The RNA shown here (small-subunit ribosomal RNA) has 1398 nucleotides and comes from an uncultured bacterium. The prediction has a mean pLDDT of 82.

RNA sequence: AGUUUGAUCCUGGCUCAAGAUGAACGCUAGCUACAGGCUUAACACAUGCAAGUCAAGGGGCAGCAUGAACUUAGCUUGCUAAGUUUGAUGGCAACCGGCGCACGGGUGAGUAACACUUAUCCAACCUUCCGUUUACUCAGGGAUAGCCUUUCCAAAGAAAGAUUAAUACCUGAUAGUAUGGUGAGAUUGCAUGAUAACACCAUUAAAGAUUUAUUGGUAAACGAUGGGGAUGCGUUCCAUUAGGUAGUAGGCGGGGUAACGGCCCACCUAGCCUGCGAUGGAUAGGGGUUCUGAGAGGAAGGUCCCCCACAUUGGAACUGAGACACGGUCCAAACUCCUACGGGAGGCAGCAUUGAGGAAUAUUGGUCAAUGGGCGAGAGCCUGAACCAGCCAAGUAGCGUGAAGGAUGAAGGUCCUACGGAUUGUAAACUUCUUUUAUACGGGAAUAAAGUUUCCUACGUGUAGGAUUUUGUAUGUACCGUAUGAAUAAGCAUCGGCUAACUCCGUGCCAGCAGCCGCGGUAAUACGGAGGAUGCGAGCGUUAUCCGGAUUUAUUGGGUUUAAAGGGAGCGCAGACGGGAGAUUUAGUCAGUUGUGAAAGUUUGCGGCUCAACCGUAAAACUGCAAUUGAUAUUGGUUUCCUUGAGUGCAGUUGAGGCAGGCGGAAUUUGUGGUGUAGCGGUGAAAUGCUUAGAUAUCACGAAGAACCCCGAUUGCGAAGGCAGCUUGCUAAACUGUAACUGACGUUCAUGCUCGAAAGUGUGGGUAUCCAACAGGAUUAGAUACCCUGGUAGUCCACACGGUAAACGAUGGAUACUCGCUGUUGGCGAUAUACUGUCAGCGGCCAAGCGAAAGCAUUAAGUAUCCCACCUGGGGAGUACGCCGGCAACGGUGAAACUCAAAGGAAUUGACGGGGGCCCGCACAAGCGGUGGAGCAUGUGGUUUAAUUCGAAGCAACGCGAAGAACCUUACCAAGUCUUGACAUCCCGAUGACAGAACAUGUAAUGUGUUUUCUCUUCGGAGCAUCGGUGACAGGUGGUGCAUGGUUGUCGUCAGCUCGUGUCGUGAGAUGUUGGGUUAAGUCCCGCAACGAGCGCAACCCCUAUUCUUAGUAGCCAGCGGGUAAGCCGGGCACUCUAGGGAGACUGCCAGGGAUAACCUGGAGGAAGGUGGGGAUGACGUCAAAUCAUCAUGCCCCUUAUGACUUGGGCUACACACGUGCUACAAUGGCGUAAACAAAGGGAAGCGAGCCUGCGAGGGGGAGCAAAUCUCAAAAAUAACGUCUCAGCUCGGACUGCAGUUUGCAACUCGACUGCACGAAGCUGGAAUCGCUAGUAAUCGCGAAUCAGAAUGUCGCGGUGAAUACGUUCCCGGCUCUUGCACACACCGCCCGUCAAG
Repeated sequence: AGUUUGAUCCUGGCUCAAGAUGAACGCUAGCUACAGGCUUAACACAUGCAAGUCAAGGGGCAGCAUGAACUUAGCUUGCUAAGUUUGAUGGCAACCGGCGCACGGGUGAGUAACACUUAUCCAACCUUCCGUUUACUCAGGGAUAGCCUUUCCAAAGAAAGAUUAAUACCUGAUAGUAUGGUGAGAUUGCAUGAUAACACCAUUAAAGAUUUAUUGGUAAACGAUGGGGAUGCGUUCCAUUAGGUAGUAGGCGGGGUAACGGCCCACCUAGCCUGCGAUGGAUAGGGGUUCUGAGAGGAAGGUCCCCCACAUUGGAACUGAGACACGGUCCAAACUCCUACGGGAGGCAGCAUUGAGGAAUAUUGGUCAAUGGGCGAGAGCCUGAACCAGCCAAGUAGCGUGAAGGAUGAAGGUCCUACGGAUUGUAAACUUCUUUUAUACGGGAAUAAAGUUUCCUACGUGUAGGAUUUUGUAUGUACCGUAUGAAUAAGCAUCGGCUAACUCCGUGCCAGCAGCCGCGGUAAUACGGAGGAUGCGAGCGUUAUCCGGAUUUAUUGGGUUUAAAGGGAGCGCAGACGGGAGAUUUAGUCAGUUGUGAAAGUUUGCGGCUCAACCGUAAAACUGCAAUUGAUAUUGGUUUCCUUGAGUGCAGUUGAGGCAGGCGGAAUUUGUGGUGUAGCGGUGAAAUGCUUAGAUAUCACGAAGAACCCCGAUUGCGAAGGCAGCUUGCUAAACUGUAACUGACGUUCAUGCUCGAAAGUGUGGGUAUCCAACAGGAUUAGAUACCCUGGUAGUCCACACGGUAAACGAUGGAUACUCGCUGUUGGCGAUAUACUGUCAGCGGCCAAGCGAAAGCAUUAAGUAUCCCACCUGGGGAGUACGCCGGCAACGGUGAAACUCAAAGGAAUUGACGGGGGCCCGCACAAGCGGUGGAGCAUGUGGUUUAAUUCGAAGCAACGCGAAGAACCUUACCAAGUCUUGACAUCCCGAUGACAGAACAUGUAAUGUGUUUUCUCUUCGGAGCAUCGGUGACAGGUGGUGCAUGGUUGUCGUCAGCUCGUGUCGUGAGAUGUUGGGUUAAGUCCCGCAACGAGCGCAACCCCUAUUCUUAGUAGCCAGCGGGUAAGCCGGGCACUCUAGGGAGACUGCCAGGGAUAACCUGGAGGAAGGUGGGGAUGACGUCAAAUCAUCAUGCCCCUUAUGACUUGGGCUACACACGUGCUACAAUGGCGUAAACAAAGGGAAGCGAGCCUGCGAGGGGGAGCAAAUCUCAAAAAUAACGUCUCAGCUCGGACUGCAGUUUGCAACUCGACUGCACGAAGCUGGAAUCGCUAGUAAUCGCGAAUCAGAAUGUCGCGGUGAAUACGUUCCCGGCUCUUGCACACACCGCCCGUCAAG
């Protein structure tokens, strides 16, 4: 930093970024230097090498060389060759002997220990070689290996005989500062003791070699070096390991050792270790150091250095100065090998190497030149120690793969595409320059300071100096020079966030990715590829491990009311902590000094490799331990006092404190008797149950057990659990007052002990009520429950057990301090029922402070100190195993595997609740009329079909898109046709026509045939149209409304939705907008940490109701005139009306209520009264709501077809189901006759009058009218008269037959209408359900759009014209406040258990 949430704060885990590694794996790879390289099987090992040396200790000598002597040959001063003798010389090396082999090198199995580290001690010890000093080195002797001979044996090897040497071995002598003993003293130490000196006695030594001179040997002392031993502190985990131990602990005396010691032994005593962790188990070599970290810490112990341990496994000793011995011995075991089967041999955890194991780790290399070691007088020999080289990117560091210029911003690639361009990219090409590195050639070190051989000089005689000679593995290496020429040299990972870096294509919850969150279901910056980009770079990524981040074990540096976490409570040992004043001590503490803290490493300075890594040198540091000197405040120890902490006494007070006994009344049940009669009881409603054998009810008298009404109270007491009738006895505590006594006696408390509700257990009682289990009745889908009737353990007592609870204040105890207000209990002061002060409790509210917040707040969750207990993500799990306790039930202690990325706390905003409050709406109620039943119309589902095109789906799809499917429409189906196309633009060519009209053929499209006709002009041409061709393209009612725009529905014309500034809150957010009233309204008023504002409400707009004014034609006609009649004409504009402009209504006025407000109720006036009635107008948003088929549009798809044309068919089907309507079932009616009154509209491819004609639909003909003029046009209910008389009828009209009309190319599928005839269902409709509050419902007709024709639909218009509303309990929907919440995809949520399948 990411990750729990819609968002927030916190708690808390998980994950990442950094560094590191003896690493491994993947891709890639130029050079150099330095350092590194079996972490696994302490598994097994073929082969070679890794420890020898000394002839100046010795006996020797085959072969080789030399010398000497001799012989022979060549040959004869001599030389050469061959042979014999001779150990005389070089040399040799088996053997005896000396020294070494105990070092160096390897490994980490064992070991939890004096093993290691650090410090101290040895008066309890040893020490080859080396140094210094002293003394000595005399005289003898016998063997033995080897060699030789012989024997056994497969081999390894062994034996016997003879002979021989020594610096091998033995004997004797001599010796003291050696060893032992005796004696008497001295000095010294805390002590066992030690030191120095003396006298006497006893015992123990030696080796020679080469030769100027040295060296060796023996004894002794000291030193040095190396070792041995003892002790203090420190050194992993487990208590689900709590007791262990008989040589065990100690003593006396011995033995043994270099030395102390139960190290070993005999005897005696019974001890010793352990909660400060014995014993047991597991794991492990330890340290210097390494990694990380700010540090404290945590983790590690490879390379290098120190120590330890080991050498196939186990045991043992020998030799030696040193071993219980890696390349020695013996025994046992396992394994391997040889074998003649009798017996033998071996030990790579040395260097290489092999096999095996494993993710994984190198050459069977060179040299002793240097450093070092062994032996030697030395030369020298040996040395897989060491120095070098080889292999490996396994690490660190350095260098390079070129540098400068260069824009046509080249080509190519990629991407976007607004087709202009952008990016790769100064990158390339090209020009100029350089040559590290690689290659070739040439030159060419240091490391050898030193030592060896030989010689010389000096003196102090074994050293110094000089000369000379010789020694180089690495290596012809480093380095230097020359030549050529950019020539020889770049990859890996990543690109959603964390985390630097983005686009396209492919894929389509597939393939896959992923460290965490997560990505992928057709537009993936997350998969795969590409281009580009970012990071690092000869490397880059991944995996594993460690530390860090993680203050996530918290000493530094955390917590425990609710997140994990206070033990149920008390007493109290150990432990921890502790009041005031002195004295003393100096253990803790502080300061100085000394020793030590190896080197390497780390840090710093300087220096050397061309730099760096690396190396050299110096300093610092090593925070430790020990010793010593001082300081003395403080803590501790010892001691003397004090009284305030604590306790005791005295006086008073309080209480459901505890234990034991006695007594009481009411109630309940039950018994007996009386009265009395049919039910009682119980429930939401019932039933089981009781009751005529007399219940319930009621009266009287008995019996039994249990519990104690009122008082009674956030009252009192108690450590907690808990404690309640009255009374007696015993007993404990607290408080107040006093200040007599003690004198810190205190606080807390692991282990331990005690107490500990209810249920439960054991034994014995008791049993009235209530009541697990159980039975029955109900409820229910079921009901092993809730409800009812019964009912046993139990509930009660005594004695035991058990030991747990939400044993809670979810808050351990103690002490001190820190603002206040208020109530109450018990005391005290002063005479006090007031008031006030004070002490001890029990409560409420609040300040500072604290807290994540909620909240706590002198009864702290504040500020501090002390002690105890407990916590460290969720689940698994308080489970398993083990142990302890218990009669049992069970309790205490208490894990892991595995799994998830969260689980959780507090608060916020919403949504939700069969939570609460307030309010509204034809929401209910009150009414009126319907739907649901019938027939028909229409839409949908379903079914059917070649097709029945598509969409719409609860409200908010279903007389919806469609304001009108016979063809067309038309998107569907069948058949027949076209392919630059039915439609658009561009290009080329041709023609002057094409179109149209007529005829023939074909169902038509279409094709064929015949006839007929461009425009303008400057004469160049241009325009127009058609045909043909070419490709760009057209076209798509194809997909996706879950990619979209636009439009629309719905909540809802509901009253809400927000913002700025301020304020509050850590924050999400809150406030405003909540509250009191009021309204149709977030409408208005008042109040208020809010003040204002915006979108909504209202108003502004239209129609309508009244009136005024203006204007009167095509409207009107009161008065006047004309006219048979008709506003028909003259005339008029008063009225109606038309259409422009005003007025009017604002709670304006009055009364009452209200808070003096807003507002409400009533009234007056008025045509209209409290938004007058109606319309238009739809906030932020919700439903991934509807529409890609109105239109537009991204992406995908089709392109001789999913495009286009034509004919016919279909959308009109029909067992059925649903929605919406029409007509009815009739008398408030039907039919007939004659009569009256509208409004609003339409009209030229139109409305069409009068007239004629038909029963009628209509037809003929055509006046008038682009319409306040003409026309559609008749309004109908209504009223009047007549008839029908309650019937399936003179109701109802479906269906059907016949005959027609009309529109139209066309009426069969499939139009409407007319006439005559036919005359079905239906007699008011189940559950259920819809609309409507006034000019409304209901009822009656009229018109229009669409339209050739085709409404019972839709949209409008007027006529007649009701009933009811008490009211808000309930149903539905909505607004608002509040409350709960484990919901936020938001209750159609979340989530638990069982079963089934995988």